[in-house]
Molecule: transfer RNA
Organism: marine sediment metagenome
RNA sequence: GGGCCGGAAGCUCAAUUGGCCGAGCAGCGGGCUUUUAACCCGCAGGUUGUGGGUUCAACUCCCACCCGGCCUA
Repeated sequence: GGGCCGGAAGCUCAAUUGGCCGAGCAGCGGGCUUUUAACCCGCAGGUUGUGGGUUCAACUCCCACCCGGCCUA
């Protein structure tokens, strides 16, 4: 240099012909318990890597770029 895969909540990851962005863990509050842990309930947390394009509507489709991984020269 070329090719492929990935980037979404603090972390690990769902989101199926484009149609309300969610779960687990972590965090916070409460319940239970003599207390802690475990368990149960609730709350909060997002510019979906960046910038454009298509569309009534984009995590999803198209283009360029950035970052990470793998293969190849």